[in-house]
Context: one part of a larger RNA
Molecule: small-subunit ribosomal RNA, 3' major domain
Organism: uncultured Bacillota bacterium
RNA sequence: UGACGGGGACCCGCACAAGCAGCGGAGCAUGUGGUUUAAUUCGAAGCAACGCGAAGAACCUUACCAGAACACAUCCUCCUGACAGGCCUUUAAUCGGGCCCUCAGGAGGAAGGUGGUGCAUGGUUGUCGUCAGCUCGUGUCGUGAGAUGUUGGGUUAAGUCCCGCAACGAGCGCAACCCUUGUCAUUAGUUGCUAACAUUAAGUUGAGGACUCUAAUGAGACUGCCGGGGACAACUCGGAGGAAGGUGGGGAUGACGUCAAAUCAUCACGCCCCUUACGACCAGGGCCACACACGUACUACAAUGCCCGGUACAAUGAGCUGCCAGAUCGCGAGAUCGAGCGAUCUCAAAAACCGGGCCAAGUUCGGAUCGGAGCUUGCAACUCAGCUCCGUGAAGCUGGAAUCGCUAGUAAACGCAUAUCAGCAUGGUGCGUUGAAUACGUUCCCGGGCCUUGUACA
Numbered sequence: 001u002g003a004c005g006g007g008g009a010c011c012c013g014c015a016c017a018a019g020c021a022g023c024g025g026a027g028c029a030u031g032u033g034g035u036u037u038a039a040u041u042c043g044a045a046g047c048a049a050c051g052c053g054a055a056g057a058a059c060c061u062u063a064c065c066a067g068a069a070c071a072c073a074u075c076c077u078c079c080u081g082a083c084a085g086g087c088c089u090u091u092a093a094u095c096g097g098g099c100c101c102u103c104a105g106g107a108g109g110a111a112g113g114u115g116g117u118g119c120a121u122g123g124u125u126g127u128c129g130u131c132a133g134c135u136c137g138u139g140u141c142g143u144g145a146g147a148u149g150u151u152g153g154g155u156u157a158a159g160u161c162c163c164g165c166a167a168c169g170a171g172c173g174c175a176a177c178c179c180u181u182g183u184c185a186u187u188a189g190u191u192g193c194u195a196a197c198a199u200u201a202a203g204u205u206g207a208g209g210a211c212u213c214u215a216a217u218g219a220g221a222c223u224g225c226c227g228g229g230g231a232c233a234a235c236u237c238g239g240a241g242g243a244a245g246g247u248g249g250g251g252a253u254g255a256c257g258u259c260a261a262a263u264c265a266u267c268a269c270g271c272c273c274c275u276u277a278c279g280a281c282c283a284g285g286g287c288c289a290c291a292c293a294c295g296u297a298c299u300a301c302a303a304u305g306c307c308c309g310g311u312a313c314a315a316u317g318a319g320c321u322g323c324c325a326g327a328u329c330g331c332g333a334g335a336u337c338g339a340g341c342g343a344u345c346u347c348a349a350a351a352a353c354c355g356g357g358c359c360a361a362g363u364u365c366g367g368a369u370c371g372g373a374g375c376u377u378g379c380a381a382c383u384c385a386g387c388u389c390c391g392u393g394a395a396g397c398u399g400g401a402a403u404c405g406c407u408a409g410u411a412a413a414c415g416c417a418u419a420u421c422a423g424c425a426u427g428g429u430g431c432g433u434u435g436a437a438u439a440c441g442u443u444c445c446c447g448g449g450c451c452u453u454g455u456a457c458a
Stems, first nucleotide, its partner, number of pairs: 001458002003455003007452002010449004015442002019406002022403001026299002029296005034290002042053002064285002067282001070279001075109007085100005112274002115272003121268002123263003126259001128257001133172006139148003152163003178251004183219007193208002197206002222245001225239005301399001305358006317347003322341002326337004365396001370391007412434007
């Protein structure tokens, strides 16, 4: 100087507390361990591995296994060898000899390796942590390591700002500048909109730019104003005006560093290793196994519910090998015909609401499992796809110890879209609809910041 302390002081965070909904019990989905296997490819390992790499394993992917089968990009050197051709030599002419070119085989380089080493590396990433810290120049102090500045008094979300001070300044961080959302104005009105006028079944058409909306440019919020507190400071409390008030909400943005953290399987790369194989190709299997254990989700156990009928209201997005209106057929998945289509057409809502049924039951709850019949995609659904219909109708009556998330348009509930994708979503990423409860407080648990103290630790 650090690190540590079941030392002290101060402060913060869904850290506790106060609440709401869960997980842990059940079934199933998925990942992992283990076991099994010819193979169940490899990696990830407390937080920070385990719906993770994988934004989609039937073939392919695929790296794994057993089997069959063996060369592929290019070039150089050397060796061996043939046709045709060219040049030289020889001959009277053939024959013959040498060199070049083309081709084939072999050797050496070379190629190839998802082979090893992330403890040789680059690049990228996680984490502490969006925590408020981490440093430097000059000066001063100290023999020196170092200290000071950065400590102190206040204050802040903040090393944020003010005041003080042997310090004075500066840099990386904080904040702001960026995107989005909330209000208004201007510009622009088509495929969007419709107040007035006309018209229609219908913003359908004429018309209009007011409104909604779209998308570009601006305005707006700065403790600016008033009052109280305070060192007359920084700031803080209350108020006015305002769509918005003290960082308005959300995002992007991650300092010096820590963990020899992760990745040689994205890629790149040093060294080592393989070279008729540890390379490459083909068809099949496996990655989907199953006594069991754990993580993360989904669906439930019901009446604030389930079923049937009727009937509304979104936003983000996607669409020509596509989205598919409408009609017909089918109980249905779907099929056939077929219009339209990039603010035009289509995908396209569900909880909610209205009416009816169920009457507390393992049930009109719950849907696992199994049998049968089908549909779709695809060369192909046995291992191993998704969906539909009929039948079957398991466990489960709110879950022990323990444990997770969340402070507002949040939690919870409800559906929708999309990437990947032939097909396959209970996962991921987004979107809107309905919309709470609670926070006394900081003693305690966890993590962190700052000052101080102890130390046989570095």